[in-house]
RNA sequence: GGUAGAGGUGCAUUUUUAAUGAGUAGAUAUCUGGAUGCGUUCAGGCGCAGAAGAAAGGUAUUGAAAGGGAAAGAUGCCGAAGGUAGAUGGUUCCUGAGACUAUCGUUCCUGGGCACAUAGUUAAUAGCUAUGUGACUGUCAUCAACAAGAUGGAGUGCUACC
Repeated sequence: GGUAGAGGUGCAUUUUUAAUGAGUAGAUAUCUGGAUGCGUUCAGGCGCAGAAGAAAGGUAUUGAAAGGGAAAGAUGCCGAAGGUAGAUGGUUCCUGAGACUAUCGUUCCUGGGCACAUAGUUAAUAGCUAUGUGACUGUCAUCAACAAGAUGGAGUGCUACC
RNA backbone atom coordinates (compact mmCIF):
# COMPACT_ATOMS: atom_id res chain seq x y z
C1' G A 1 0.00 0.00 0.00
C1' G A 2 -3.95 -3.64 -1.20
C1' U A 3 -7.84 -7.29 0.12
C1' A A 4 -11.29 -9.22 3.63
C1' G A 5 -13.65 -8.60 8.32
C1' A A 6 -15.69 -7.30 13.70
C1' G A 7 -18.82 -4.09 17.31
C1' G A 8 -25.40 -4.67 17.66
C1' U A 9 -31.92 -2.52 20.37
C1' G A 10 -25.57 -1.21 14.54
C1' C A 11 -26.24 2.86 10.31
C1' A A 12 -28.63 5.02 6.01
C1' U A 13 -32.19 4.92 1.88
C1' U A 14 -36.75 3.06 0.13
C1' U A 15 -41.81 0.30 -0.42
C1' U A 16 -46.40 -1.36 1.76
C1' U A 17 -50.09 -1.63 5.77
C1' A A 18 -52.82 0.25 9.86
C1' A A 19 -52.94 4.23 13.35
C1' U A 20 -51.76 9.28 15.08
C1' G A 21 -52.35 14.02 12.97
C1' A A 22 -58.29 15.09 13.67
C1' G A 23 -63.61 15.52 13.84
C1' U A 24 -58.19 19.57 13.38
C1' A A 25 -57.25 22.94 8.89
C1' G A 26 -60.58 23.95 5.09
C1' A A 27 -65.58 24.33 2.46
C1' U A 28 -71.02 25.50 2.56
C1' A A 29 -75.34 27.66 5.08
C1' U A 30 -77.01 30.71 8.98
C1' C A 31 -76.75 33.96 13.44
C1' U A 32 -73.96 37.54 16.46
C1' G A 33 -70.61 41.43 15.32
C1' G A 34 -69.62 46.34 13.15
C1' A A 35 -64.23 48.01 10.11
C1' U A 36 -60.78 46.06 8.78
C1' G A 37 -58.69 41.82 6.35
C1' C A 38 -55.81 38.96 2.33
C1' G A 39 -51.46 38.28 -1.10
C1' U A 40 -46.05 33.01 4.04
C1' U A 41 -43.27 35.66 9.38
C1' C A 42 -41.71 40.99 9.93
C1' A A 43 -40.80 46.01 7.53
C1' G A 44 -41.56 49.00 3.13
C1' G A 45 -44.15 49.16 -1.54
C1' C A 46 -47.86 47.58 -5.04
C1' G A 47 -52.48 45.23 -5.58
C1' C A 48 -57.25 42.52 -4.16
C1' A A 49 -61.74 42.04 -0.95
C1' G A 50 -65.03 44.86 2.30
C1' A A 51 -71.59 48.84 5.16
C1' A A 52 -74.49 44.79 -1.30
C1' G A 53 -71.08 43.80 5.75
C1' A A 54 -64.13 42.97 7.02
C1' A A 55 -61.80 40.61 11.39
C1' A A 56 -63.49 37.58 15.41
C1' G A 57 -67.03 34.19 17.53
C1' G A 58 -71.55 30.61 17.88
C1' U A 59 -74.63 26.68 15.50
C1' A A 60 -75.48 22.93 11.65
C1' U A 61 -73.67 19.92 7.49
C1' U A 62 -69.32 18.14 5.35
C1' G A 63 -64.34 17.14 5.93
C1' A A 64 -58.58 16.37 4.37
C1' A A 65 -53.17 16.34 3.79
C1' A A 66 -47.92 16.65 4.88
C1' G A 67 -44.02 15.89 8.20
C1' G A 68 -42.77 12.58 12.23
C1' G A 69 -43.40 7.58 14.68
C1' A A 70 -44.73 1.83 14.68
C1' A A 71 -44.83 -3.06 12.13
C1' A A 72 -43.39 -6.06 7.96
C1' G A 73 -40.09 -6.27 3.77
C1' A A 74 -36.14 -4.68 0.09
C1' U A 75 -31.35 -2.34 -1.00
C1' G A 76 -26.57 -0.47 0.28
C1' C A 77 -23.16 -0.76 4.12
C1' C A 78 -19.42 -0.60 9.35
C1' G A 79 -17.18 7.35 9.08
C1' A A 80 -21.68 2.86 8.34
C1' A A 81 -23.60 7.85 9.51
C1' G A 82 -24.71 12.49 12.11
C1' G A 83 -23.49 17.52 13.11
C1' U A 84 -20.88 21.97 11.53
C1' A A 85 -18.36 27.63 8.86
C1' G A 86 -19.90 28.72 4.33
C1' A A 87 -21.32 28.71 -1.09
C1' U A 88 -25.11 28.00 -4.87
C1' G A 89 -30.28 27.50 -5.81
C1' G A 90 -35.71 26.96 -4.41
C1' U A 91 -40.27 28.42 -1.35
C1' U A 92 -43.88 35.29 -2.03
C1' C A 93 -46.66 40.21 -6.54
C1' C A 94 -41.70 43.24 -5.71
C1' U A 95 -37.41 44.69 -2.29
C1' G A 96 -34.82 43.66 2.34
C1' A A 97 -34.39 40.65 6.70
C1' G A 98 -35.87 36.03 8.62
C1' A A 99 -37.61 30.92 8.49
C1' C A 100 -37.82 26.27 5.88
C1' U A 101 -35.67 23.19 2.20
C1' A A 102 -32.14 20.79 -1.72
C1' U A 103 -27.06 20.20 -3.37
C1' C A 104 -21.87 20.91 -2.60
C1' G A 105 -18.76 20.74 1.46
C1' U A 106 -13.70 23.86 4.25
C1' U A 107 -12.22 23.24 9.14
C1' C A 108 -13.62 20.80 13.27
C1' C A 109 -16.40 17.19 16.58
C1' U A 110 -18.58 12.18 17.49
C1' G A 111 -16.14 4.37 18.39
C1' G A 112 -21.51 2.61 19.31
C1' G A 113 -26.35 2.23 21.17
C1' C A 114 -29.31 3.30 25.82
C1' A A 115 -31.18 6.23 30.06
C1' C A 116 -31.76 10.94 32.51
C1' A A 117 -31.69 16.50 32.70
C1' U A 118 -31.87 21.34 30.09
C1' A A 119 -32.92 24.09 25.58
C1' G A 120 -34.94 24.09 20.60
C1' U A 121 -38.37 21.81 16.98
C1' U A 122 -43.14 19.41 16.54
C1' A A 123 -50.24 18.43 17.18
C1' A A 124 -47.54 15.56 20.81
C1' U A 125 -44.99 13.95 27.29
C1' A A 126 -43.66 10.21 20.55
C1' G A 127 -39.44 11.37 17.59
C1' C A 128 -35.25 14.50 16.05
C1' U A 129 -31.15 18.18 17.09
C1' A A 130 -27.51 20.50 20.62
C1' U A 131 -25.14 20.45 25.47
C1' G A 132 -24.15 17.82 29.96
C1' U A 133 -24.20 13.45 33.22
C1' G A 134 -24.39 8.15 34.02
C1' A A 135 -23.60 3.16 33.63
C1' C A 136 -23.23 -0.63 29.50
C1' U A 137 -20.66 -2.38 25.21
C1' G A 138 -16.67 -3.14 21.28
C1' U A 139 -11.33 -2.02 20.29
C1' C A 140 -6.17 -0.87 21.49
C1' A A 141 -2.24 0.43 25.18
C1' U A 142 -0.37 0.07 30.22
C1' C A 143 -0.72 -2.11 35.01
C1' A A 144 -2.22 -6.46 37.12
C1' A A 145 -3.02 -11.55 36.67
C1' C A 146 -3.93 -16.59 34.83
C1' A A 147 -10.55 -16.08 37.26
C1' A A 148 -11.84 -11.38 37.49
C1' G A 149 -10.28 -6.29 37.32
C1' A A 150 -8.14 -0.87 37.17
C1' U A 151 -6.56 3.42 34.28
C1' G A 152 -6.21 5.89 29.71
C1' G A 153 -6.80 6.85 24.22
C1' A A 154 -9.71 7.32 19.68
C1' G A 155 -12.49 5.05 13.87
C1' U A 156 -7.14 8.65 9.15
C1' G A 157 -8.71 3.52 14.64
C1' C A 158 -8.64 -2.19 15.39
C1' U A 159 -8.09 -7.53 13.56
C1' A A 160 -6.49 -11.22 9.73
C1' C A 161 -3.99 -12.21 5.08
C1' C A 162 -0.84 -10.63 0.83

Record summary:
Model confidence (mean pLDDT): 78 of 100. This is a predicted structure of a 162-nucleotide RNA (Lysine riboswitch aptamer) from a pig gut metagenome. The model forms 98% of the base pairs in the Rfam consensus. The RNAcentral record of the sequence draws on MGnify. It matches the Rfam family "Lysine riboswitch aptamer". From the family's description: Riboswitches are metabolite binding domains within certain messenger RNAs that serve as precision sensors for their corresponding targets. Its family is annotated with lysine biosynthetic process in the Gene Ontology.